Large-subunit ribosomal RNA, domain IV from an Acidimicrobiales bacterium, 356 nucleotides, folded computationally. Rfam family: Bacterial large subunit ribosomal RNA. Lineage of the source: Bacteria > Bacillati > Actinomycetota > Acidimicrobiia > Acidimicrobiales.
Context: one part of a larger RNA
RNA sequence: CUAUGGUUAAGGAACUCGGCAAAUUGCAUCCGUAACUUCGGGAGAAGGAUGACUCCUUAAUCGUGAUGAGAUUUACUCUCUGAGCGUGUCGGAGUGGCACAAACCAGAGGGGAGCGACUGUUUACUAAAAACACAGCACGGUGCUAAGUCGUAAGACGACGUAUACCGUGUGACGCCUGCCCGGUGCCGGAAGGUUACGGGGAACGGUUAGCCCUUUGGGCGAAGCUGUGAACCUAAGCCCCGGUAAACGGCGGCCGUAACUAUAACGGUCCUAAGGUAGCGAAAUUCCUUGUCGGGUAAGUUCCGACCUGCACGAAUGGCGUAACGACUUCCCUACUGUCUCAACCAUAGGCCCA
Numbered sequence: 001c002u003a004u005g006g007u008u009a010a011g012g013a014a015c016u017c018g019g020c021a022a023a024u025u026g027c028a029u030c031c032g033u034a035a036c037u038u039c040g041g042g043a044g045a046a047g048g049a050u051g052a053c054u055c056c057u058u059a060a061u062c063g064u065g066a067u068g069a070g071a072u073u074u075a076c077u078c079u080c081u082g083a084g085c086g087u088g089u090c091g092g093a094g095u096g097g098c099a100c101a102a103a104c105c106a107g108a109g110g111g112g113a114g115c116g117a118c119u120g121u122u123u124a125c126u127a128a129a130a131a132c133a134c135a136g137c138a139c140g141g142u143g144c145u146a147a148g149u150c151g152u153a154a155g156a157c158g159a160c161g162u163a164u165a166c167c168g169u170g171u172g173a174c175g176c177c178u179g180c181c182c183g184g185u186g187c188c189g190g191a192a193g194g195u196u197a198c199g200g201g202g203a204a205c206g207g208u209u210a211g212c213c214c215u216u217u218g219g220g221c222g223a224a225g226c227u228g229u230g231a232a233c234c235u236a237a238g239c240c241c242c243g244g245u246a247a248a249c250g251g252c253g254g255c256c257g258u259a260a261c262u263a264u265a266a267c268g269g270u271c272c273u274a275a276g277g278u279a280g281c282g283a284a285a286u287u288c289c290u291u292g293u294c295g296g297g298u299a300a301g302u303u304c305c306g307a308c309c310u311g312c313a314c315g316a317a318u319g320g321c322g323u324a325a326c327g328a329c330u331u332c333c334c335u336a337c338u339g340u341c342u343c344a345a346c347c348a349u350a351g352g353c354c355c356a
Base pairs, nucleotide, nucleotide: 001351002350003349004348005347006346007345008344010342011341014340019337027051028050029049030048031047036041038173052095053094054093055092056091062086063085064084068080069079070078071077072075096100108335109334110333111332112331113330114329115327116326120132121131136171137170138169139168140167141166142165148157149156150155174322175321176320177319179252180251181250184249185248186245187244188243189242190241193240194239195238199234200233204229205228206227207226208225211221212220213219214218253271254270255269256268257267280314281311292308293307294306295305296304
């Protein structure tokens, strides 16, 4: 010096991102116990008192059950009685110690807020959480050889189930609620019209040449057959089109003026849109400006709590706002407590280092 333990005057979080670590608390009996609440809880709330040993008194309690009595179904029977013994709280008196739940073991507590209802699950080896799950809620699909899933198939799961079932998606207890928009995208339904494939169809055009013609180095016409190209026309779903659907994906405005102080604008005008954000909440896990402004707490508070609303850029199952209980979650405050600190010191053990 390092590590692991131990003790510490006065102060007591001044340490620090942060009480990290340590300390405090800790058991039993009795007393006592708030807000809030889903009436179950909260609660071991909080906060107190007592506790060793000896003697006396032992009433109770519980266990065992002698003796005696009764009954009958006469039995290893049942009922009543309750001695003795064990257990033993309370009560009284006294004794000792620094210390009596004497060692080990063995909750610190309270208040405010956020998030998630809860018990659970998770990144085996840096993350346990506000993430996942969850009961509940909603929507969509599926009539049974079900839909869906695995497999080339056979086949299997679903399910030896049958819409109070199963599958998929979203939300996430509970309470109060869940507004407007179907123009875009998706899905569902519709089928008149437009467009459209394979296929059908075969107008028309071409290649080849028996033959014919002109007349020849040769050229022209060209049936049938074979063969190539191929228009009109007929022809499905889909798309265009019409309608529905937002707890489907999603979206939910701007400018100008106006009231008898000023300010503000219930009100009016105008442009645009599919419709212009309703209730509730709001500097928020969301607020840039921002340490917004006011209030509270502190002597002093970029955090915290309560308000305001100017919401850069909350908002209603991509759920909104509350909420008792719960949480090795996040954040703020208080009490107790302490070597975290002011500011260090000493002790023990192990290692390092120096000397031999």
The coordinates come from a structure-prediction model, not an experiment, and the mean pLDDT is 86.